The part of an RNA shown here (large-subunit ribosomal RNA, domain V) has 584 nucleotides and comes from an Elusimicrobiota bacterium.
It matches the Rfam family "Bacterial large subunit ribosomal RNA".
RNAcentral holds the full RNA, with entries from ENA.
Context: one part of a larger RNA
RNA sequence: CCCGCGGCUAGACGAAAAGACCCCGUGAAGCUUUACUGUAUCUUGAUACGGAGUCACGGGACUGGAUGCGUAGCAUAGGUGGGAGGCUUUGAAACCCUGCUUUCGGGUGGGGCGGAGCCAACAGUGAAAUACCACUCUUCCGGUCUUGUGGUUCUAACUUCGUCCUCUUCAUCGAGGCGAAGGACAGUGUCAGGUGGGCAGUUUAACUGGGGCGGUUGCCUCCUAAAGAGUAACGGAGGCGUUCAAAGGUUCCCUCAGCGCGUAUAGAAAUCGCGCCUCGAGUGCAAGGACAGAAGGGAGCUUAACUGCGAGACUUACAAGUCGAGCAGGUGCGAAAGCAGGACCUAGUGAUCCGGUGGUUGAAUGUGGAAUUGCCAUCGCUCAACGAAUAAAAGCUACUCCGGGGAUAACAGGCUUAUCGGAUCCAAGAGUCCAUAUCGACGAUCCGGUUUGGCACCUCGAUGUCGGCUCAUCGCAUCCUCCCGCUGAAGUAGGUGGGAAGGGUUUGGCUGUUCGCCAAUUAAAGCGGUACGUGAGCUGGGUUCAGUACGUCGUGAGACAGUACGGUCUCUAUCUACCGUGGG
Numbered sequence: 001c002c003c004g005c006g007g008c009u010a011g012a013c014g015a016a017a018a019g020a021c022c023c024c025g026u027g028a029a030g031c032u033u034u035a036c037u038g039u040a041u042c043u044u045g046a047u048a049c050g051g052a053g054u055c056a057c058g059g060g061a062c063u064g065g066a067u068g069c070g071u072a073g074c075a076u077a078g079g080u081g082g083g084a085g086g087c088u089u090u091g092a093a094a095c096c097c098u099g100c101u102u103u104c105g106g107g108u109g110g111g112g113c114g115g116a117g118c119c120a121a122c123a124g125u126g127a128a129a130u131a132c133c134a135c136u137c138u139u140c141c142g143g144u145c146u147u148g149u150g151g152u153u154c155u156a157a158c159u160u161c162g163u164c165c166u167c168u169u170c171a172u173c174g175a176g177g178c179g180a181a182g183g184a185c186a187g188u189g190u191c192a193g194g195u196g197g198g199c200a201g202u203u204u205a206a207c208u209g210g211g212g213c214g215g216u217u218g219c220c221u222c223c224u225a226a227a228g229a230g231u232a233a234c235g236g237a238g239g240c241g242u243u244c245a246a247a248g249g250u251u252c253c254c255u256c257a258g259c260g261c262g263u264a265u266a267g268a269a270a271u272c273g274c275g276c277c278u279c280g281a282g283u284g285c286a287a288g289g290a291c292a293g294a295a296g297g298g299a300g301c302u303u304a305a306c307u308g309c310g311a312g313a314c315u316u317a318c319a320a321g322u323c324g325a326g327c328a329g330g331u332g333c334g335a336a337a338g339c340a341g342g343a344c345c346u347a348g349u350g351a352u353c354c355g356g357u358g359g360u361u362g363a364a365u366g367u368g369g370a371a372u373u374g375c376c377a378u379c380g381c382u383c384a385a386c387g388a389a390u391a392a393a394a395g396c397u398a399c400u401c402c403g404g405g406g407a408u409a410a411c412a413g414g415c416u417u418a419u420c421g422g423a424u425c426c427a428a429g430a431g432u433c434c435a436u437a438u439c440g441a442c443g444a445u446c447c448g449g450u451u452u453g454g455c456a457c458c459u460c461g462a463u464g465u466c467g468g469c470u471c472a473u474c475g476c477a478u479c480c481u482c483c484c485g486c487u488g489a490a491g492u493a494g495g496u497g498g499g500a501a502g503g504g505u506u507u508g509g510c511u512g513u514u515c516g517c518c519a520a521u522u523a524a525a526g527c528g529g530u531a532c533g534u535g536a537g538c539u540g541g542g543u544u545c546a547g548u549a550c551g552u553c554g555u556g557a558g559a560c561a562g563u564a565c566g567g568u569c570u571c572u573a574u575c576u577a578c579c580g581u582g583g584g
Stems, first nucleotide, its partner, number of pairs: 001584007010576003014571002022405004027401002029397004035202005042194008051154016068137001078136005085119003095112007158182005164177004205217003214234001218240006241386001242284001243343002248302007256280001258276005282291002285348001287346003306329004312323003318387001331340003354380007362373002412459001413457001414455003418452001420448006429439002466541001467539003471533001472530005479504003482499006506520005547565004551560003
């Protein structure tokens, strides 16, 4: 050096299982509920199967009768029209009995008696005769028809029962008969209202230095923004979701804030006068820009805060957004030239569909109309997740599942080193005196990579996670042992520093603990790295599945770096490494 055999398990980010944790998907499922939308059930009503009588209270139609009182006026005048006569031996007036009504005066019926008259035009009244006829209004009564509500009764629909009879047998089913009970109810169909996680289908946003929680989402102004425009971040600051009939148009006029001096109570600040003052005031509202020839402050007259257009530009993926001379019509102000299509400018907002309103012969299905619709104008969205998925929508999952991701978290590694640990420099001060025996503020410069972090770079078709056991190996910033300096070192015992990693560095109680506290020792009971060394070496107490309970939170399903009991740890070693042994 080559080839074996027997061991061991440190590595081959070993094998196994397209990670179950985490995130993502306009994925799935199960569950919950005061999410949304439905729906079974239940319930209420109407109607059909589905009838009869009676009572009470109503509605409607027809018919008969009655009813109607302001004042004046014979007196209880409903309205309108016709009308000069009407009623009466088929029994008038008067009287008696009696019913109804009443504004208490009468009105109007029935019967008796009676035996020939009673009423009307005329005067008065807004309106003239119930003398007579017709229509009709208010209110009431009677009759007929129809209908409703409620009560009650019936039986024949319908229902139930029978130890009864027949089919057919003492088979309990069914059909028919008979009897009983109930009864137009119950029941069933249809339509409509309510209830309705009992059940069903779904929804439950995105951004995000992982996700969740928090915050934000459209528009305006400034900075970031790198002197054209534009320009991001969960960068730094603020505003808006309007207001004004004058705070618009035009013509004419004026100049502010502040300061100084003077002046009645008057003061820092009220009003008045003089002077200085270029803009520091003011502009409805945030900021920026702009503005004193004013865009700021007044007064007069007014409505251009118009209609129909619009050359041409800015901006811009689109859709939107912005500016705009000029033309036509009519108008306001101004002597006129002219100016005026809102406001000093930049925020004050919402596409499309759908629906409403006004206007308009544009279409309108053979024709004429019309339903409907187009066009013009206008209205209805915190559609604010503001380019708006629907008219209409919240949660839980540790019972979970699928597709993916190291595009993205938890372990470990990496980078960084704020934090952490260590060293050095300066030396104010403490140390009676004396900075430096010892300690050392305010600061400065480095080192380490054991903490907590930041980043998200390998790994999610898997890199097993705390602690213990076993076995270790390395560093030195050394706990002991060894050597040495200084000392505020008399000695002993110490303090501090230098050299030094050879060896060593305990046993118990509590706790899953690492750590820590305690007990007893020891020369000492070191600090760290090694995937917080080591689970293809062990354990499995903790954490971190499914069960259960408590506290708390939640309406609930459920949840909790809260607690408690319980809870499957697979792998026969191919290669490298190592140990032992053999052959060439």